[in-house]
Molecule: c-di-GMP-I riboswitch aptamer
Organism: Cellulomonas cellasea DSM 20118
RNA sequence: ACGACAAAGGCAAACCCGUCGCGAGGCGGGGACGCAAAGCCAUGGGACCCCCGCGGUCAGCCAGGCCACCGAA
Numbered sequence: 001a002c003g004a005c006a007a008a009g010g011c012a013a014a015c016c017c018g019u020c021g022c023g024a025g026g027c028g029g030g031g032a033c034g035c036a037a038a039g040c041c042a043u044g045g046g047a048c049c050c051c052c053g054c055g056g057u058c059a060g061c062c063a064g065g066c067c068a069c070c071g072a073a
Stems, first nucleotide, its partner, number of pairs: 002071002010035002015030006033060001039066003043063003046058004
């Protein structure tokens, strides 16, 4: 670098409950549609929110950066 109908393990969409937030959404529990980085970072693009500003949310939208388990072809 690559990703098996391999092995071991991991994460968890929608929805429901609780909770925090004006909100986008976050967190905890249940739950599994999916995921080989669906691990982490708002750097560029994009989407979204508001109290429209030197503001905020999304890493499971794309790119980029950093780090990482296992192992055939």